[in-house]
RNA sequence: CUCUUAUCAAGAGCAGGUGGAGGGACUAGCCCGAUGAUACCCGGCAACCGACAAACUUUUGUUUUUCACGUUCUGCGUGAAGGAUGGAGGAAUGCACGGUGCUAAAUCUUGCGGAGGCGAUAAGCUUCUGAGAGAUGAGAG
Numbered sequence: 001c002u003c004u005u006a007u008c009a010a011g012a013g014c015a016g017g018u019g020g021a022g023g024g025a026c027u028a029g030c031c032c033g034a035u036g037a038u039a040c041c042c043g044g045c046a047a048c049c050g051a052c053a054a055a056c057u058u059u060u061g062u063u064u065u066u067c068a069c070g071u072u073c074u075g076c077g078u079g080a081a082g083g084a085u086g087g088a089g090g091a092a093u094g095c096a097c098g099g100u101g102c103u104a105a106a107u108c109u110u111g112c113g114g115a116g117g118c119g120a121u122a123a124g125c126u127u128c129u130g131a132g133a134g135a136u137g138a139g140a141g
Base pairs, nucleotide, nucleotide: 001141002140003139004138005137006136007135008134013042016041017040018039022032023031024030026111028109029108043103044102045101047100048099049098050097052094053093056090057089058088059087060086061085062084063083064082065081066080067079068078069077070076071075107133112130113129114128115127116126117125118124
C1' cells in the first nucleotide's frame, strides 16, 4: 500500500505538565482555538485481539456410590441415577496484565442514489434509508 471482515448515537482531565497557532482527513457548511486549541507527556476510557478470575453451560475422560438385570456369584459385565476430579468448547460478566485503539460535537453535518413530509407541481427546508469516502481492530497478500 492492497484485499477480506466486524464495528463506528455508549465511555473517557472545564483548575495536570510541555508548547505557542492554527485545528476538526478532503469539499461545502458549522464549530473548536491566546480564557492557549491541534500535538506530545501524564492521567483516564474499555471498542477489538490475547492472557487471567469466579460462576453458568455443552461435550468428553478417570474414579466412586446406589439401584436394576445377567452371569461361570466374596467376583465380573451391561444399563440407569447421583457424587468427586481432569480435558476441550460456548456465551455473558469482570479486570486493565500484554498488543492495538480511543479520549469536543453521531464518523460534528454533508457529498452519490432511492423513498416520504412541508411548500405551489417551483425554489427551498426536512425525515428515513442504501451506497461511497474515512477511522479502528482482526486476518491475509